Predicted 3D model of a 327-nucleotide RNA (Bacterial RNase P class A) from beta proteobacterium AAP65.
The coordinates come from a structure-prediction model, not an experiment, and the mean pLDDT is 77.

[in-house]
RNA sequence: GAAGUCAGCCAGACCGCCGCUGGUGCGAGCGUGGAAACACGGCACUGGAGGAAGGUCCGGACUGCACAGGGCGGCGUAGCAGCUAACGGCUGUCCACCGCGAGGUGAGGAUCAGAGCAACAGAGACGAGCCGAUUCAGUUCGGGUGAAACGGGCAAUCUCUACGCGCAGCAAUACCAAGUAGGCACACGUUGACUCGGCCCGAGGAGUGUGCGGGUAGGUAGCACCGAGCCGGCAGGGCGACCUCCGGCCCAGAGGAAUGGCGGUCACGGCAGGUCUUCGUCAGAAGGCCGGCUGCACAGAAUCCGGCCUAUCGGCUGACUUCACAC
Repeated sequence: GAAGUCAGCCAGACCGCCGCUGGUGCGAGCGUGGAAACACGGCACUGGAGGAAGGUCCGGACUGCACAGGGCGGCGUAGCAGCUAACGGCUGUCCACCGCGAGGUGAGGAUCAGAGCAACAGAGACGAGCCGAUUCAGUUCGGGUGAAACGGGCAAUCUCUACGCGCAGCAAUACCAAGUAGGCACACGUUGACUCGGCCCGAGGAGUGUGCGGGUAGGUAGCACCGAGCCGGCAGGGCGACCUCCGGCCCAGAGGAAUGGCGGUCACGGCAGGUCUUCGUCAGAAGGCCGGCUGCACAGAAUCCGGCCUAUCGGCUGACUUCACAC
């Protein structure tokens, strides 16, 4: 210098103006909406997308239902040892395969429990036998083909073994709670309750009234978390995943769903242009400077967390490998 392997990181920065959406504190205990439940409204301070928030594939937390214990069935996992709340994840290691290598990949338990399967070739393909020679005797020897010819292979076919799994999911679930229509109880009512605006007449007339209860709309909680939490450590243990200790921090949260818009400066990328320098095979190439236009890739939290997988413009860092050259 070239080509690679592995690991990690960034995902424009700052300022101003205008918004959107949460939290905390203070204060009034007031106003508006609503039957209520409850929501909103003032001032100050303050938080506000990601490495995948994605796919919803796996595992948990949480919630409801079920549940003495055991078994059958079903689903899943599979070297060995570990990590973890748990896992199909991760770590280490053995083996197999790929790579010159750094490294990468692995659906890697069992075929003496049983069943099933095997293209082409071959006389014969899972039952053992067939052909030739030989022997007292299927007694012994040989046999082209084919991955495999009698011993074996395939479990990514059923199966067996070991281990794990109750079912559903935040539209879970809990609480508050209209209207309407059912339900229940009581009272009154054809000896006329009740209605026709208050009374009388008159007319209509079989229901009327009160209370209770379940559900729905609506509202609140779940739900923004003192946590499997985040950051840091020249701390300790471990090869490592990880664990322990110490210090610091509190870090989005709606419910048709906020996290945005405009302007300016700088940085970066792209496009075309001008100019200068160098090289030049006179086609041009590389670089510097100047101003102009333009622009971030994949993507958008929805109960939360740990993983896996997939998408991703451009850029940065570290360790290692192979080759070439120079010393």
About this RNA:
Its Rfam family is "Bacterial RNase P class A". By type it is a ribozyme. Rfam links the family to the GO terms tRNA processing, dimeric ribonuclease P complex and ribonuclease P activity.